Transfer RNA from a Planctomycetota bacterium, 74 nucleotides, folded computationally. It matches the Rfam family "tRNA". Rfam classes the family as a transfer RNA.

RNA sequence: GGACCGUUAGCUCAGUUGGCUAGAGCGCCUCUUUGACGUAGAGGAGGUCACAGGUUCGAGUCCUGUACGGCCCA
Numbered sequence: 001g002g003a004c005c006g007u008u009a010g011c012u013c014a015g016u017u018g019g020c021u022a023g024a025g026c027g028c029c030u031c032u033u034u035g036a037c038g039u040a041g042a043g044g045a046g047g048u049c050a051c052a053g054g055u056u057c058g059a060g061u062c063c064u065g066u067a068c069g070g071c072c073c074a
Base pairs, nucleotide, nucleotide: 001073002072004070005069006068007067010026011025012024013023019057028044029043030042031041032040050066051065052064053063054062
């Protein structure tokens, strides 16, 4: 230098043919339970969907560029 894959909550990851309000597990906070902690149960908070632009009535999803990571080729 070239090809491919990935980037979504603090962490690990889903997200269907573009269609209502973006989700799960773990973690965190509160309450119940306990002498206390843990376990268990209930509830809650937490997101510029990497960044910028484009297409569209509508984008996490499609297109382009950039950044970062992985892997391969030279």